[in-house]
Context: one part of a larger RNA
RNA sequence: CGCAGGAGGCUUGAGGGAUUCCUUCCCUAGUACGAGAGGACCGGGAAGGACGCACCUCUGGUGUGGCAGUUGUUCCGUCAGGGGCAGCGCUGCGUAGCCAUGUGCGGAAGGGAUAAGCGCUGAAAGCAUCUAAGCGCCAAGCCCCUCCCAAGAUCAGGCCUCCCGGACCGCAAGGUCCCUGAAGACCCCCGGAAGACUACCGGGUUGAUAGGCCAGACGUGUAAGCGGAGCAAUCCGUUCAGCCGACUGGUCCUAAUCGGUCGUGCGG
Numbered sequence: 001c002g003c004a005g006g007a008g009g010c011u012u013g014a015g016g017g018a019u020u021c022c023u024u025c026c027c028u029a030g031u032a033c034g035a036g037a038g039g040a041c042c043g044g045g046a047a048g049g050a051c052g053c054a055c056c057u058c059u060g061g062u063g064u065g066g067c068a069g070u071u072g073u074u075c076c077g078u079c080a081g082g083g084g085c086a087g088c089g090c091u092g093c094g095u096a097g098c099c100a101u102g103u104g105c106g107g108a109a110g111g112g113a114u115a116a117g118c119g120c121u122g123a124a125a126g127c128a129u130c131u132a133a134g135c136g137c138c139a140a141g142c143c144c145c146u147c148c149c150a151a152g153a154u155c156a157g158g159c160c161u162c163c164c165g166g167a168c169c170g171c172a173a174g175g176u177c178c179c180u181g182a183a184g185a186c187c188c189c190c191g192g193a194a195g196a197c198u199a200c201c202g203g204g205u206u207g208a209u210a211g212g213c214c215a216g217a218c219g220u221g222u223a224a225g226c227g228g229a230g231c232a233a234u235c236c237g238u239u240c241a242g243c244c245g246a247c248u249g250g251u252c253c254u255a256a257u258c259g260g261u262c263g264u265g266c267g268g
Base pairs, nucleotide, nucleotide: 001152005163006162007161008160009159010158011157015149016148017147018146021049022048023047024046025045026044027043033038051106052105053104054103055102059100060099061098062097066093067092068091069090070089071086072085073084074083075082076081110144111143112142117137118136119135120134164267165178166177167176168175169174179265184262185261186260187259188204189203190202191201192200209255210254211253212251213250214249215248216247219243220242225238226237227236228235229234
């Protein structure tokens, strides 16, 4: 820009893409077959591998703004207690998130038309012949079915809902003037399991969108101070304490203030 008024939702699916895998064991059955050795078709069941998609309950990894231990040094005058730096100083754990080695699920089943192949009926050619007319069966392959994208599918689809005037000219489309600026969208702002930017999604005081605060969870693992024991290092009690990023909920304390722009007027 288009989709012959303008919007907000929900959709159909032309077309395109993805998938299409393999093995073992058990039953049928030690049956058919075979002198024996061996050993099935068909059908049913159970596991597994690789691959793919999703997820984080579990098992683990990471987790540089969580907690603890600890070395050196410096600073807070000193002790105690702490801050900075040293690869996050080093070490032990570890929430959310993101992950796999973890968990769940998938290939199936079915239909249609076929290939090679196997047939029925059957002449040309009194026979024979799957073929010439006609009719069946049959592949991991083809077309459907399943999953994903999808109306710029310009043949531009469908459904629901919302919005909008008067005068004059014109057959109408349309035009001019006055009035108006709808529905809705955007700008801006607070944010996000969305994201390079953009886009997308949520929220903007008629508000829980983010931060803070409160409560809880998770994680660390029993803070400081004080008291007690010990010459002391240290230990015990107060104390399953104290601290606590991303998690869950609550609460208008803080910030989403105030505003602006676009979009028109009923449509052969």
The part of an RNA shown here (large-subunit ribosomal RNA, domain VI) has 268 nucleotides and comes from Limisphaera sp.
Model confidence (mean pLDDT): 90 of 100.
It matches the Rfam family "Bacterial large subunit ribosomal RNA". Its family is annotated with structural constituent of ribosome and ribosome in the Gene Ontology.
RNAcentral holds the full RNA, with entries from ENA.